[in-house]
Predicted 3D model of a 495-nucleotide part of an RNA (small-subunit ribosomal RNA, 5' domain) from a metagenome. The prediction has a mean pLDDT of 87. RNAcentral holds the full RNA, with entries from SILVA. It matches the Rfam family "Bacterial small subunit ribosomal RNA".
Context: one part of a larger RNA
Parts: sequence; C1' cells; structure tokens
RNA sequence: GGAUGAACGCUGGCGGCGUGCUUAAUACAUGCAAGUCGAACGAAUCCAACGCAAGUUGGGUUAGUGGCAAACGGGUGAGUAACACGUGGGUGACCUACCCCGAAGUGGGGAAUAACCGCUCGAAAGGGCAGCUAAUUCCGCAUACGGUCGGCUCUUCGUUGAGUUGAUCAAAGGCGUAAGCCGCUUUGGGAGGGGCCCGCGGCCGAUUAGCUAGUUGGUGGGGUAAAGGCCUACCAAGGCGAAGAUCGGUAGCUGGUCUGAGAGGAUGAUCAGCCACAUUGGCACUGAGAUACGGGCCAAACUCCUACGGGAGGCAGCAGUAAGGGAUAUUGCACAAUGGGGGAAACCCUGAUGCAGCAACGCCGCGUGGGCGAUGAGGGUCUUCGGAUCGUAAAGCCCUUUUCUGUGGGAAGAGAGCGGACGGUACCACAGGAAUAAGUCUCGGCUAACUACGUGCCAGCAGCCUCGGUAAAACGUAGGAGGCAAGCGUUAUCC
Repeated sequence: GGAUGAACGCUGGCGGCGUGCUUAAUACAUGCAAGUCGAACGAAUCCAACGCAAGUUGGGUUAGUGGCAAACGGGUGAGUAACACGUGGGUGACCUACCCCGAAGUGGGGAAUAACCGCUCGAAAGGGCAGCUAAUUCCGCAUACGGUCGGCUCUUCGUUGAGUUGAUCAAAGGCGUAAGCCGCUUUGGGAGGGGCCCGCGGCCGAUUAGCUAGUUGGUGGGGUAAAGGCCUACCAAGGCGAAGAUCGGUAGCUGGUCUGAGAGGAUGAUCAGCCACAUUGGCACUGAGAUACGGGCCAAACUCCUACGGGAGGCAGCAGUAAGGGAUAUUGCACAAUGGGGGAAACCCUGAUGCAGCAACGCCGCGUGGGCGAUGAGGGUCUUCGGAUCGUAAAGCCCUUUUCUGUGGGAAGAGAGCGGACGGUACCACAGGAAUAAGUCUCGGCUAACUACGUGCCAGCAGCCUCGGUAAAACGUAGGAGGCAAGCGUUAUCC
C1' cells in the first nucleotide's frame, strides 16, 4: 500500500447493487417450512333437479383404503488426513422411479382389509374383540415377442456374442356417446442420475520408530445391484514402515477469493460442485433410490403433560426468544415471475424463490449550490503596534433546482387472452424555495501541514526514534494549516 462476512470511537443527506451469528453442532415459547390426486376405491355429508315414496341424475366437501411425492429443494461444518475431495481412467463386477425411442401383450378367476357398525379398555396418547364392504390393494390360472436359470454347438484371451433345447416369470383399470386419451405388464435401447475400483495431487510433529490377528494371502460357503476379509469355516504366515508406517495435533475438500510483476504466500463468508451431519449413540423397515433434518424402533441426557398407571418432544428449515459474545437483521408480503411436487385439467402446495423491512457492513454514483462581489466590513487569532491572516470567505446582487417538499400522470417485468407481491414503486410533468444535507484525523522526523497561551519529568502523548524537569512547532486549548470525505480514525487478521 492492498484486502476483510469485521468490531469500536466521533459523525451521518440520497440512490443502485451486494452482504449480514466468524462465538455455544448451546437450549428453544409461538406460527409457518410437503403435499397432492374424487378421472383408482367404497362410504359419509351438503346443495340442486325429477319423483307420492323408495330413489335416480348432476354438482360440492372429505376422514379412510390406494397411487405418486416426501431420498428433491432448504440448513450446518460437528466429525473426517480418508479414494472425503480434485483430476484422469476402469467397471468383461453394477443399479436406475419418473422421461424419450422401439417390440409384444393387457384373457379368465379368487381373497383379505380399513373406512363403517356393535361391544369394550384408557386421564390422555392410543388401543382390543366381533361383523360387513370396494379398488389401479393382495393371490392363483392361462398365454410368453421377450427375460432369467440350466444343458449342448459355434464364438471370445476371458464369465463375451450367436443358435438350439428344458424349466420358469406378466398385467389394472379409469375417463369419454364415440374416435380416442391417460394408465398397466414384459423386454431392448437412450438420456440424465448413482454405486464400486485404481493412478496421481494437496497440513504439522521423530521431544511419535516400529505397527498389524480378519491382520496379509488362498480354498469352500454366505451376502450385495455389484468386485472384494464385506462376513464366515479351514489352510498358509504373511502385510505396512525412514520415499516416514503407527501415534498425536489441526482441518470439511474444490472451482475460487485476497495479495503479489510473477513465482509464491494466505484463505475456503456470499455464489457453484462434491462430501458429511440432523439432541447423543445404535438399528433396521418401506422404497427405484434412505440406513431417511420436519418417518420408525431401542438406549442415554434434557424439557414438558399426567388421574402417577403412563405419555409427548427435537429450529445445523424461515422468522423469532434466551444465552454466549467486540459483533451479525423482520415472529413482513406474494406465489405475479423462475423452478419443484401432485393432478387429464381447473387448480392446490411451495419461509425454494421473487420482493419488501433493518444495518454507511462493503463497492459504485450523486449532492450539501453556481457567477459576480474590496473601502479587504464586523469579529477571532497573531503582532515588531506599522500591520498580517481567516478572506471573495461573509454580507449584497444575479442565477440554477441535482436533491428536498407538494400536486398530477404512471410502467415494463405477462412468450395468444385474463392474471403483478414488488407498487401508486421506478420513471415523467408542473409548482415552491438556496432552500433539507460535513465531518473526521493530523500538523517534531519518518509524513503533507505553525503560531500563541496554559502546564512544568506533573498532567499527559506515543507506530518507531522519542517528547514533557519555566519561553514545549511532540502534552491541553485556541487561531491557522494539511489529508481524506458521508465518511474519518483506531484495533484485529492476511499478503
């Protein structure tokens, strides 16, 4: 000098764009943050029309069954020195719901159960028993283009590919007058997404030198979507290490960011990619996918309710509270846009997101007026008492209106029409009036800027050299001057 997610002191007019718990991964009141589909299903209920009634038709609502979503999106950085990450490869060892393209099919049966009703237990949370019922729920049968497994032939370095043969494996309907549309089943391919493996790369300590028993390898078996000590039985005795094993400390990694001429050094907020975590520890279930933040079970700590028998909870989602701290915001508006989930659609949900609020926290831009104006007024300060200086500065005259205030108009953002939270915002026009707007640090040298008074090694200053003990340009005050400016200075940290 540059930089910062900064803080503190003094000061503070406006706008645009960003940024905002770096500390206690501490504890959390309250509200919201993941639902949706009645065009899968039975039922209940409301309205309308028709009907004497039973009921039928149409429309709406919804607890339950069923489907899809809830594994995304959002948060945090605790753990992790590791194939976690980055980069380049491998998978002849693998998976993939929804989506796209291709091939074939969608025949015929059966069963259970919630809702409901009855009885019943419990303070509650929540159950138990009996009975009825539907489906795109569940289970057989048929069929098999095809898939899977086995045998045989050819092929391949190989577990690959082709053919043949035996066994085995499917399905669900809904809407529509219809055409048809949306689905369902099997299978091949694709896209996008993932799992696993490997080479190389990126911290500190030797005042850590030896480490290792599923340890290292093999065989059989199990397990997985999948290779593998991943697991198990047996066998062998291996494997790693001074090119630093093991142990200890620290740490999420990267694109990037800051600095620097570069090499390098430091760093990893915001944004983007990956990973890990969800009170702590463990476990599986469901599912294409989780060992699942707002799912489940067990244990623990903590908090709450209780009729004392037993129950409920998890903000490192968005706001917000307490605490900690030098320190970090609103319990806001809207789904109008972009995107996501569900739905045939209308639409519903969305604290993702878009916006608004608060904060000079940062960057950038604008303003606090312009011209003329000397007898150089008054006043302040200094003075050699002549004057010098603040100083064209003020006053005064003329002008302008960025900004401000008031009034009126008023968007784009909405890719056919309707639809705008932001917002009566931005912007435009008119009117008014210099009106509403300057501080802060320094002035011994480094370092731009000097005098007077006070103080008298005191009070104080201070980044270094140092200054102050009676004329202090270094302390304090005043005048003046210099720097930067809606900021200025200090502190902390990095280069």